About this RNA:
Small-subunit ribosomal RNA, central domain from an uncultured prokaryote, 349 nucleotides, folded computationally.

Context: one part of a larger RNA
RNA sequence: UUGGGCGUAAAGCGCGCGCAGGUGGUCUUUAAGUCUGAUGUGAAAGCCCACGGCUCAACCGUGGAGGGUCAUUGGAAACUGGGGAACUUGAGUGCAGAAGAGAAAAGCGGAAUUCCACGUGUAGCGGUGAAAUGCGUAGAGAUGUGGAGGAACACCAGUGGCGAAGGCGACUUACUGGACCAAUACUGACACUGAGGUGCGAAAGCGUGGGGAGCAAACAGGAUUAGAUACCCUGAUAGUCCACGCCGUAACCGAUGUCAACUAGCCGGUGGGAGCAAUUAAGCAUUUAGUGGCGCAGCUAACGCAUUAAGUUGACCGCCUGGGGAGUACGGCCGCAAGGCUAAAACUC
Numbered sequence: 001u002u003g004g005g006c007g008u009a010a011a012g013c014g015c016g017c018g019c020a021g022g023u024g025g026u027c028u029u030u031a032a033g034u035c036u037g038a039u040g041u042g043a044a045a046g047c048c049c050a051c052g053g054c055u056c057a058a059c060c061g062u063g064g065a066g067g068g069u070c071a072u073u074g075g076a077a078a079c080u081g082g083g084g085a086a087c088u089u090g091a092g093u094g095c096a097g098a099a100g101a102g103a104a105a106a107g108c109g110g111a112a113u114u115c116c117a118c119g120u121g122u123a124g125c126g127g128u129g130a131a132a133u134g135c136g137u138a139g140a141g142a143u144g145u146g147g148a149g150g151a152a153c154a155c156c157a158g159u160g161g162c163g164a165a166g167g168c169g170a171c172u173u174a175c176u177g178g179a180c181c182a183a184u185a186c187u188g189a190c191a192c193u194g195a196g197g198u199g200c201g202a203a204a205g206c207g208u209g210g211g212g213a214g215c216a217a218a219c220a221g222g223a224u225u226a227g228a229u230a231c232c233c234u235g236a237u238a239g240u241c242c243a244c245g246c247c248g249u250a251a252c253c254g255a256u257g258u259c260a261a262c263u264a265g266c267c268g269g270u271g272g273g274a275g276c277a278a279u280u281a282a283g284c285a286u287u288u289a290g291u292g293g294c295g296c297a298g299c300u301a302a303c304g305c306a307u308u309a310a311g312u313u314g315a316c317c318g319c320c321u322g323g324g325g326a327g328u329a330c331g332g333c334c335g336c337a338a339g340g341c342u343a344a345a346a347c348u349c
């Protein structure tokens, strides 16, 4: 390489958009691919078959068969391709409705922690397994009133919702993205995937400038201990927050790529629709989108998955190929740096 694979054994890019490429609905036509007939050609020898000649065989002779992405020409039209005019089921647009922590901006609310001022008040407070460091007679802690400031939003809250993923949770406002349902009107294959490319991407970290209540790496002290560069305690700086710019990584997980079709059911939440019964609300049966639990066939090494597939198929992409060395070295590209991406070999078992 072929083959075989990728939930947990090695293996799905963290997630989108999208150029090229690959693939692509119904109808009609064409005949390039495809299938088929004829003709020509495919030297001889060789290989294969039959018969024959050397006493046999090797060897040789005669005849036949076979051999091609071949050429020319005639035909077929299912499939692929090309052309054409249409179609509506794929895809999209509009009208009507309705859910949502989707995004980003501005504003704003209450509880709590801390701090400050003042009042009341007196000897403790705090902390732990027990203590101590720490705070406190210069009046702490407790309690009351007022103020400052920052950050996060209890209850509602729900295997509830939204988003491509990361993720998103007080309230209000305007702007804005996407999905859904119902009836149909319109466009008429406009589609799927997607190497490169490009954008987004938790936390930590970095740059500049703000901000800083609480928490808290580092650090200091107190304990514990044989020691204790820890676990526990008292403090506390970066950071956590905001603006702008970088970084581009995670067990970025459903450890399960995207899209489409098909394949028993049962039970429960969420959004929408039409129906029955009907009243206030509930309710019954049903449809659709999404989200959970179980379960048949089937699949699986088993565990398990099972219309949200890991079943049965198709299209396209990514990835794997014994363990260690190593996601390392070198080189290249990117980055302010930290480092990231790409990615070996010797050697060894």
Base pairs, nucleotide, nucleotide: 004320005319006318007303008302012317014200015199016198017197021193022192023191025087026086027084028083029082030081032080033079034076035075036074037073038072039071040070041068048064049063050062051061052060053059090190091187092186093185094184097180102176105173106172107171109153114148115147116146117145118144119143120142124135125134161168162167205246206245207244208243209242210241214240215239219235220234221233222232257316258315259314260313261312262311265294266293267292268291270289271288272287273286275284276283298305299304322349323348324347331342332341333340334339